[in-house]
RNA sequence: AAAGCAGGUUGGGUGGUCGCUCUGCUGGAUAGGCCAGUGGGGAGGAAAGUCCGAGCUCCGCAGGGCAGGGUGGUCGGUAACACCGACGGGCAGUGAUGCCACGGAAAGUGCCACAGAAAAUAUACCGCCCCGUGAGAUAUGGAUAGUCGUUCUCUCACGAGGUAAGGGUGAAAAGGCGAGGUAAGAGCUCACCGUUCCGAUGGUGACAUCGGAAGCAUGGUAAACCCCACCCGGAGCAAGGCCAAAUAGGAGAGGAGAGGUGGCCCGCCUCGUUUUCCACUCUCGGGUAGGCCGCUUGAUCCCUGUGGCAACAUAGGGACCAGAUGAAUGUCCACCCUCGACAGAACUCGGCUUAUAGGCCUGCUUUGGCU
RNA sequence: GGGCCCAUAGCUCAGUUGGUUAGAGCAGUCGACUCAUAAUCGACUGGUCCUAGGUUCGAGUCCUAGUGGGCCCA
Numbered sequence: 001a002a003a004g005c006a007g008g009u010u011g012g013g014u015g016g017u018c019g020c021u022c023u024g025c026u027g028g029a030u031a032g033g034c035c036a037g038u039g040g041g042g043a044g045g046a047a048a049g050u051c052c053g054a055g056c057u058c059c060g061c062a063g064g065g066c067a068g069g070g071u072g073g074u075c076g077g078u079a080a081c082a083c084c085g086a087c088g089g090g091c092a093g094u095g096a097u098g099c100c101a102c103g104g105a106a107a108g109u110g111c112c113a114c115a116g117a118a119a120a121u122a123u124a125c126c127g128c129c130c131c132g133u134g135a136g137a138u139a140u141g142g143a144u145a146g147u148c149g150u151u152c153u154c155u156c157a158c159g160a161g162g163u164a165a166g167g168g169u170g171a172a173a174a175g176g177c178g179a180g181g182u183a184a185g186a187g188c189u190c191a192c193c194g195u196u197c198c199g200a201u202g203g204u205g206a207c208a209u210c211g212g213a214a215g216c217a218u219g220g221u222a223a224a225c226c227c228c229a230c231c232c233g234g235a236g237c238a239a240g241g242c243c244a245a246a247u248a249g250g251a252g253a254g255g256a257g258a259g260g261u262g263g264c265c266c267g268c269c270u271c272g273u274u275u276u277c278c279a280c281u282c283u284c285g286g287g288u289a290g291g292c293c294g295c296u297u298g299a300u301c302c303c304u305g306u307g308g309c310a311a312c313a314u315a316g317g318g319a320c321c322a323g324a325u326g327a328a329u330g331u332c333c334a335c336c337c338u339c340g341a342c343a344g345a346a347c348u349c350g351g352c353u354u355a356u357a358g359g360c361c362u363g364c365u366u367u368g369g370c371u
Numbered sequence: 372g373g374g375c376c377c378a379u380a381g382c383u384c385a386g387u388u389g390g391u392u393a394g395a396g397c398a399g400u401c402g403a404c405u406c407a408u409a410a411u412c413g414a415c416u417g418g419u420c421c422u423a424g425g426u427u428c429g430a431g432u433c434c435u436a437g438u439g440g441g442c443c444c445a
């Protein structure tokens, strides 16, 4: 210098004008709401998706069991998590670095199309080899003086076996490779590598290293059922509470049970219990459609120190930073620059994911050049 | 704001425990029948299974993220 990797940060600025919303103070008016003046605050890194985890509220308590759901290397962080950090293992990359749903397939069940002999209790299509029976030997070879096919040898067919080296199929083929061995072969034997088991050492641990043993018994799939460990009661601020208004005229069920919570059972709680009507309880339907609280001070933010590799924790100091309910955060003008992306709060936080023009900063890697 | 569901041919829908080539009806095109049309009969066309990534030998189906549409609440 080029190419690249990782992380952090920012997300147009300044001034004026006219508004909108919340609010402190002052004044006016008032039953209250209100009006005027003046001061202050007023979208984001994702406010988004609603994918996780919590706070908060209600369901009497949130109890037991079944069902169901979630998580899944280890250790730590945290209020908690499917998040974060560090580490281990695997894969990719020359590397910085990135990615991984990364417990169990010797608990059981299922599935593995087509092709292939065989897809999981192994098997035998081609091939290779031994034995037996039968046939043949023109040529070549053996034997002979010659005939010849009895024997040796060769070829073919059949029968009964051996084999898993090779061929071929497939996404996947029963440890790999080499040597010995054998009729041909084979962990049959041996060395090396891999696998499993045992032990020792190091580490909190995942695991790593070393040594020994076993010739290998155990194919893949759990984002198939399932098993193991751990976790989860349900609903959601339109939760829920209060005031005001409304509750007209109706339909259905219950007869000792009905209702209250989640899919069920138990437990628990409330109301009720001779029968019919009434009453009562529940459901449906109808009516009401205004206001207040919940609502923003919070696992909050900033700075510094301390502990920790880090996530984070803790101490001290400082700050108050939207709270609407037809729902505000805007309009216009001037100037400047690199001419501005994705995008708009609705109870609140911690994360993840997705969208995002451009600018700035830091660390690192590879290649080339110069000194 | 919160909760839930769906997406397969032009339209309405199937698709079993993941399996070889994704089907049915209507519609469309062509042919037959008819003097002609309709009906009927026969044949054919038509699909990135909403998009992207992953798991698997293999995905319409399983998982994750996104896009679009619909329903409910006091």
Stems, first nucleotide, its partner, number of pairs: 001367010012336005018330001020042009044342001048353002051351005056236004063266004068232005073087005088102001089100004103227002108225002110221003125167002127163003131159007175193002178190003194216001195214008240293004250284005257271004300319008337340001372444007381397004390428001399415005421437005